[in-house]
RNA sequence: AACGCGCUCCGGGGUCAGUGAGAUUCUGAACCGGCGGUAUAGUCCGCGACCCGCACCGCACGGCGAUCAUGACGAUCGCACGGCGAGGCGGCUGAACUGGUGUGAUUCCAGUACCGACGGUGAAAGUCCGGAUAGGAGGCAGCGCGUG
Numbered sequence: 001a002a003c004g005c006g007c008u009c010c011g012g013g014g015u016c017a018g019u020g021a022g023a024u025u026c027u028g029a030a031c032c033g034g035c036g037g038u039a040u041a042g043u044c045c046g047c048g049a050c051c052c053g054c055a056c057c058g059c060a061c062g063g064c065g066a067u068c069a070u071g072a073c074g075a076u077c078g079c080a081c082g083g084c085g086a087g088g089c090g091g092c093u094g095a096a097c098u099g100g101u102g103u104g105a106u107u108c109c110a111g112u113a114c115c116g117a118c119g120g121u122g123a124a125a126g127u128c129c130g131g132a133u134a135g136g137a138g139g140c141a142g143c144g145c146g147u148g
Stems, first nucleotide, its partner, number of pairs: 002147007009139002015029004030127002032116002034047004042114002051091004057085003061082002063079006096112005118130003
């Protein structure tokens, strides 16, 4: 170097004006774009996140039951119903066209479009607040250990 294991790290964006009792939520103009693949991609193919379902594993915290016991408190054992934790499988999962260059691009260039979970809110949110100090795909990333 390479391989294996563990840990760590890793998401952007609301500013001005208008209406209004009230809006960073509406209107006008702004701004943003996780990861792998592929000619460089928010819109292609796939993955992740949110949400839903299924079966399974672990923990006696709550609950329930049994036994024992006390003046009262309680102790022990058991059950995975609730809860918590670790994963698995499945479902759901938005949106792009035209022209140009080129061997090759729905990825580049030009033009014009479009999309964005759930809960909250003085008023409807991709951009504010919250679950989230969470989860997470992936990585010539970083550190440690091992093999060598």